Small-subunit ribosomal RNA from a Bacteroidota bacterium, 1524 nucleotides, folded computationally. Rfam family: Bacterial small subunit ribosomal RNA.
[in-house]
RNA sequence: AAAGGAGAGUUUGAUCCUGGCUCAGGAUGAACGCUAGCGGCAGGCUUAACACAUGCAAGUCGAGGGGCAGCAUAGUCUUCGGACUGAUGGCGACCGGCAAACGGGUGCGGAACACGUACACAACCUACCCUCAUCUGGGGCAUAGCCCGGUGAAAACCGGAUUAACUCCCCAUAGUAUCAUUAGUCGGCAUCGGUUGAUGAUUAAAAAUUUAUUGGAUGGGGAUGGGUGUGCGUCCUAUUAGCUAGUUGGCGGGGUAAAGGCCCACCAAGGCGACGAUAGGUAGCUGAUGUGAGAGCAUGAUCAGCCACACGGGCACUGAGACACGGGCCCGACUCCUACGGGAGGCAGCAGUGAGGAAUAUUGGUCAAUGGGCGAGAGCCUGAACCAGCCAUGCCGCGUGAAGGAUGAAGGCGUUCUGCGUUGUAAACUUCUUUUAUUAGGGAAGAAACCUGAGAUUUUCAUUUCAGCCGACGGUACCUAAUGAAUAAGCACCGGCUAACUCCGUGCCAGCAGCCGCGGUAAUACGGAGGGUGCAAGCGUUAUCCGGAUUUACUGGGUUUAAAGGGUGUGUAGGCGGAUUAGUAAGUCAGGGGUGAAAUCCCGGAGCUCAACUCCGGAACUGCCUUUGAUACUAUUAGUCUUGAAUAUUGUUGAGGUGGGCGGAACGGGUCAUGUAGCGGUGAAAUGCAUAGAUAUGACCCGGAACACCGAUUGCGAAGGCAGCCCGCUAAGCAAUGAUUGACGCUGAGGCACGAAAGCGUGGGGAUCAAACAGGAUUAGAUACCCUGGUAGUCCACGCCCUAAACGAUGAUUACUCGACGUUGGCGAUACACAGAUCAGCGUCCAAGCGAAAGCAUUAAGUAAUCCACCUGGGAAGUACGUUCGCAAGAAUGAAACUCAAAGGAAUUGACGGGGGUCCGCACAAGCGGUGGAGCAUGUGGUUUAAUUCGAUGAUACGCGAGGAACCUUACCUGGGCUAGAAUGCAGUCUGACCGGUGGUGAAAGCCAUUUUCCUAGCAAUAGGCAGAUUGUAAGGUGCUGCAUGGCCGUCGUCAGCUCGUGCCGUGAGGUGUUGGGUUAAGUCCCGCAACGAGCGCAACCCCUAUCUUCAGUUGCCAACAUGUAAUGGUGGGAACUCUGGAGAAACUGCCGUCGUAAGACGCGAGGAAGGAGGGGAUGAUGUCAGGUCAUCAUGGCCUUUAUGCCCAGGGCUACACACGUGCUACAAUGGGGGAGACAAAGGGUUGCUACCUGGUGACAGGAUGCUAAUCUCAAAAACUCCCUCUCAGUUCGGAUCGGAGUCUGCAACUCGACUCCGUGAAGCUGGAAUCGCUAGUAAUCGCGCAUCAGCCAUGGCGCGGUGAAUACGUUCCCGGACCUUGUACACACCGCCCGUCAAGCCAUGGAAGCCGGGGAGACCUGAAGUUGGUAACCGCAAGGAGCCACCUAGGGUAGAAUCGGUAACUGGGGCUAAGUCGUAACAAGGUAGCCGUACCGGAAGGUGCGGCUGGAAUACCUCCUUU
Repeated sequence: AAAGGAGAGUUUGAUCCUGGCUCAGGAUGAACGCUAGCGGCAGGCUUAACACAUGCAAGUCGAGGGGCAGCAUAGUCUUCGGACUGAUGGCGACCGGCAAACGGGUGCGGAACACGUACACAACCUACCCUCAUCUGGGGCAUAGCCCGGUGAAAACCGGAUUAACUCCCCAUAGUAUCAUUAGUCGGCAUCGGUUGAUGAUUAAAAAUUUAUUGGAUGGGGAUGGGUGUGCGUCCUAUUAGCUAGUUGGCGGGGUAAAGGCCCACCAAGGCGACGAUAGGUAGCUGAUGUGAGAGCAUGAUCAGCCACACGGGCACUGAGACACGGGCCCGACUCCUACGGGAGGCAGCAGUGAGGAAUAUUGGUCAAUGGGCGAGAGCCUGAACCAGCCAUGCCGCGUGAAGGAUGAAGGCGUUCUGCGUUGUAAACUUCUUUUAUUAGGGAAGAAACCUGAGAUUUUCAUUUCAGCCGACGGUACCUAAUGAAUAAGCACCGGCUAACUCCGUGCCAGCAGCCGCGGUAAUACGGAGGGUGCAAGCGUUAUCCGGAUUUACUGGGUUUAAAGGGUGUGUAGGCGGAUUAGUAAGUCAGGGGUGAAAUCCCGGAGCUCAACUCCGGAACUGCCUUUGAUACUAUUAGUCUUGAAUAUUGUUGAGGUGGGCGGAACGGGUCAUGUAGCGGUGAAAUGCAUAGAUAUGACCCGGAACACCGAUUGCGAAGGCAGCCCGCUAAGCAAUGAUUGACGCUGAGGCACGAAAGCGUGGGGAUCAAACAGGAUUAGAUACCCUGGUAGUCCACGCCCUAAACGAUGAUUACUCGACGUUGGCGAUACACAGAUCAGCGUCCAAGCGAAAGCAUUAAGUAAUCCACCUGGGAAGUACGUUCGCAAGAAUGAAACUCAAAGGAAUUGACGGGGGUCCGCACAAGCGGUGGAGCAUGUGGUUUAAUUCGAUGAUACGCGAGGAACCUUACCUGGGCUAGAAUGCAGUCUGACCGGUGGUGAAAGCCAUUUUCCUAGCAAUAGGCAGAUUGUAAGGUGCUGCAUGGCCGUCGUCAGCUCGUGCCGUGAGGUGUUGGGUUAAGUCCCGCAACGAGCGCAACCCCUAUCUUCAGUUGCCAACAUGUAAUGGUGGGAACUCUGGAGAAACUGCCGUCGUAAGACGCGAGGAAGGAGGGGAUGAUGUCAGGUCAUCAUGGCCUUUAUGCCCAGGGCUACACACGUGCUACAAUGGGGGAGACAAAGGGUUGCUACCUGGUGACAGGAUGCUAAUCUCAAAAACUCCCUCUCAGUUCGGAUCGGAGUCUGCAACUCGACUCCGUGAAGCUGGAAUCGCUAGUAAUCGCGCAUCAGCCAUGGCGCGGUGAAUACGUUCCCGGACCUUGUACACACCGCCCGUCAAGCCAUGGAAGCCGGGGAGACCUGAAGUUGGUAACCGCAAGGAGCCACCUAGGGUAGAAUCGGUAACUGGGGCUAAGUCGUAACAAGGUAGCCGUACCGGAAGGUGCGGCUGGAAUACCUCCUUU
């Protein structure tokens, strides 16, 4: 010395950035809502400069005057009513003086020397005041008043007579006054100024009286106040670019206090403007005020300075001063009075009224103080001022009590609920205090003067002491006493931002909301309540300003992709500019001086009890002016230099430009020839061409356009752009030399030039291609994509247009800053293949640095400098209007209302793609068999019904929940009943049994009646048990919500994935690990690697099965031995075999070979029962589908309680025009029928399975035996084999349907069971589009068993074994999945997003015939008052006046044009609005890549042509870079 800077919410699935919107702060002349105890200080029509009733706001002086109306005193008179006397105090009106130009109000106008600031006046004035000098003599004429008379409604006016003055006039005197002429001297600023003289001319006065003063006149000076000029500063619009005739200047004059076109005559033709004139809009300016860290931004209430105005406009008079708020004249509008003839008025003074408005006060007191006017003074006047009243309008202060007090009272609220929490020490209660309040008492300061009286000092003027007089506010402030917690708390908020949480109600309703957003049945967001938070006599809301906002960026921003670099050059103004020397001193810096009013702000101090407030002092006011100095830098002047720049010489380069000529290939056409049926075209076709000879081939000719290869990330050009070859003309770059000039440079607003394609005009040309158009296809349509034709155009010349994704989306110039490689054109040296630290280009990669990131990186997007251009949320919109340009198309410039809270950039993770790569799966393909057609069974939809209970609905519902609906089940319907209820617990009471029996009623349930009857201990009372009844208390609900839930399940998927810790990378979301190279069924393993490890999954461990060993042999087995039978492991016995069931073994790429680093792969390998996971099962990661289930169960909330609960009978779930799914049986000869014969496994069985016997054709019945099961039984396995028959047909196939007769189960087979027998004998002859399963003991085919179950609608489900195939080249395609990569405008994630027309509603807006209005200017006519000028008649002795004339002018009128605004039939587009219509344009290669400019076309998005861009994917090739 300095005191000073905070952020948050909102774009996304998430991230970083850009960017807007919003909030938290402060402020106000405020208003509104709710509330309100007191005081102090301040403030109070922001709107209608709208209109105003009433009162007041400017008078005073008798010491200027004549006088005297009214009042008082005195005197006189008196009829006692009064009258008279200006005589006195005084004084209305009048003459006269001063004041009234101040004070007070308002902000209309004005963008200007109005204001601010600083200068200037040698171009000026200034009453009253101060000071100095001199003077104040004489005379005269009127007039008001008063008096008389008259007119008028009034306002007012007229006539006569008479009169005064400090009124007016004349004469005299007069110079340091004024004017004219003139002589010196000094000075300056151009004209000139000061000063000293001389001569001539002109102009003064007023008195009063108390005699001491106050006045009067002239002149000088001062002070104060004004006037004028100038520099600088002072809002927005360029969609206002040109403006100006008294305009700019000069000479002369007029006018003014004064300069001046201020005014006039004449002369000249100037003056202003891109440094913004002119025009339009808006606005009083300043000190200051609010805010801000500051710089700034906004404002200009109160207070103070200046200006302007006073009903609108004009004008002058008086005066020192006015063109005058409470003066005058005139015009206009308005209001009032009127006797209709005429008059009066101006609150933007103080109060007050009406009106307007969201909104702003009393028709108060006093001159006590301060100040002003007049006066000698007393004093008078003063709505200035000081006070009071009203208003929470603001700022400040005080209070509404303090301490103790737990049963943590009651009540409220909540709750997990009778326990607790909270309100809450809060209350009650105890003690204390008395600010405030009420009552009573006391009671100010603000007052000092003037003046009066008395005194003192002094020559006078004057100074001074004492006493007296004077307070609106106000009996107010303040002080004291008494009483008593007594008189005093609300408002907003509680989802985040943002401090503060629960319950109830409501149910996208009602509502909230500053932004994001809440509300669709569990709302901390709505409404109420309890509780809490914040502030507090206030609290909120609204409006406005600053801040935050670095969001206009001077301090302090940007422009590759977010908004933003001009298409390119040239160049004017302007800005900026190399080295060096000297001068000057404009900028710059330093010191001094003046000014920067006061108040305000800041600091220090003081006064009100504090504070607000006020006062004193200081600092400050960052400014302007002036002066002195400094000279580094900038500037300027003069000189010098060579490195910037240019020139020269030599060389060199190129698709640079322009004009002309020439060439070959291709293409189209023509003629001729050969030749014959097609050609052409497409995904496939057709239109088209062709027997009148096409296409094809050959020869010759014609025509126009474009220039293959070379050719390249090459080269040239300012950009656009430029390509065959040759020539002419012409421009440029580069290198070398260092010869010439000597800063000549850089940039560049306007200007000028060039400027692809398309397009336009005129004239040519016209081969190809090809908008439009036509036809053919495609399609739901196809105004398209594809095809066949085809016109403008494409080409040339000349002239326009002037735009592109005109792009490197990157302005130009200069300097600096690591490297590597390639390439083009020069150059240097050695010298013949290397090479330079050379110059200028074109590219790629990378460091530092930068960047939001992607990326850029000596060709910067790095570091700096100069200049230009441009940006400031999205949409509306590059639109409208206006203007300029253009032939037109259109280009350039370029808004607003309204609307949204986003729009956007880069990158991340997913998802998706009619993107790519790799891989897998009965996914396709290759095969076998089915479904879809028939009949039947079963489930579903639909329909029906009193009910057809409910759920499941793509894959992942539909022979599913249901592994058994005749009753029951049962949840549904109809009807009948019960209400603590059908069941259970606990407590109390009663009964002693209950059960049961009987009767009545009834369909039953039920109801009613009746009958009978306990146990244990104890003598008994009684107690316990049991049972019933009854009472109380906990009911019950297959009612709702699977979108409140648990549990369980389906699916992706038995797919190989899903994650974590630490580390590392990235601002971050995230990444890495998990990617890569191999390999695998596998994120399986190996290798590599900023990763190293780990977890859940995979695999393995478990079960069944295939081989062997061992142990154990009953009910199983029987080889050898024995025995027995008609026969049988029947019996003894055996333990070998089979088998049973325990324990083990066995398989690991272990061995060999090939390949491979390894992991591993391969082999008709070996061996082995089995070979590369041997076969099968169980096992289901993180998660997805708000998947399914509240009807298995459980459960929150809601609903219900003589019913939505419970019981019962009957019915229904089985309906039937129809549609679909899943199955069964078939259509037949690989078969049907008859007969005979053989071989399983796994299960079940005592309410059962039943051998065997008898009966019946049979279902089955009647007997009877075994078995609680390796023992008995179901039980016959069937396909198969053999023999016979049928012979291709609606059949000896097929069996539906129907008739009859039966059996069995069961209270009960009508609705609605299965089975048997006889009869009947339908459809169906292999199944359209389409679609399903299966890769080996599989498919196919054959039978057997079991669960549920009285029985069974089972053809279903779950198991078991028998017989037993075919095929897989392969991964292009369909479907699903995994990994990597790519694009994305998707993230509810492609069932996504999204565009335009049309239709509907609302909103603002453009155009528009017309209608209405505003402001301004010019032209013409008229022209009041008034100033000025002129003037013979009238007045006057005269001076002069009246009158008249002229100029100017307010106002009025006429006509036209321009401009601004309002409104309008109709019309154009735009915006917004849960579920309208048509299409599908864009986002993925978006299914024709998209986009830009332009042209044409089309319901619409849009399509096509021409040129351009990559801000296009994929693929292949080439080249380059990096690495090895």
The sequence was found in a public genome assembly.